[in-house]
RNA sequence: GGCUUAUAGAGAAAGACGGAGGGAUUAGACCCUACGAAGUCUUGGCAACCUGUGCUUACAAGGUGCUAAAUUCUACUGGAACUGAACCAUUAGUUCCGGAAAGAUAAGUU
Numbered sequence: 001g002g003c004u005u006a007u008a009g010a011g012a013a014a015g016a017c018g019g020a021g022g023g024a025u026u027a028g029a030c031c032c033u034a035c036g037a038a039g040u041c042u043u044g045g046c047a048a049c050c051u052g053u054g055c056u057u058a059c060a061a062g063g064u065g066c067u068a069a070a071u072u073c074u075a076c077u078g079g080a081a082c083u084g085a086a087c088c089a090u091u092a093g094u095u096c097c098g099g100a101a102a103g104a105u106a107a108g109u110u
Base pairs, nucleotide, nucleotide: 001110002109003108004107005106006105007104013043014042015041016040017039021032022031023030026075027074028073029072044067045066046065048064049063050062051060052059053058071102076099077098078097079096080095081094082093083092084091085090
């Protein structure tokens, strides 16, 4: 890196270095950021999966992970409601409820 399965509106920040971007990718929206972004390091914290204890609600924090906002939201698709165009072929938009895809993480496997 590939494959399979599972999960996601919960939870958890300070310091040092750094010095302008960041929120995965593309587009749009929105947001964070010189009251200091990304990244690196230190120390904490959280508890999703594995693990351990309990035995089922809980605890621990060893492994991985995480520590702004729902995976920040939308995009593809099914349905419902409303509004408009059109006038019976359809079509545009908004909102809501599902699903898929993509990405993330874990566990297993190759």
Molecule: SAM riboswitch aptamer (S box leader)
Organism: Pedobacter nyackensis